[in-house]
A computed fold for a 73-nucleotide RNA from a Bacillota bacterium, annotated as transfer RNA.
The organism belongs to Bacillota, within Bacteria.
Its Rfam family is "tRNA".
RNA sequence: GGGGCACUAGCUCAACGGAUAGAGUACCAGACUUCGAAUCUGUCGGUUCUGGGUUCGAAUCCCAGGUGCCUCG
Numbered sequence: 001g002g003g004g005c006a007c008u009a010g011c012u013c014a015a016c017g018g019a020u021a022g023a024g025u026a027c028c029a030g031a032c033u034u035c036g037a038a039u040c041u042g043u044c045g046g047u048u049c050u051g052g053g054u055u056c057g058a059a060u061c062c063c064a065g066g067u068g069c070c071u072c073g
Stems, first nucleotide, its partner, number of pairs: 001072007010025004018056001028042004049065005
């Protein structure tokens, strides 16, 4: 330098172009317990990497850029 893949909550991941972007886990609060752990319940947490484009409508499609990984030379 060429090609490919990935990027969504603190972390791991879902989400036919269409309802308010969800789940687990973590944190926090409560229940339970002599106190903890475990368990149960609840809450909180999002500029879907960035900027444009297409569309009635974009996390999803297209273009450019960024970061990481793999691969070819």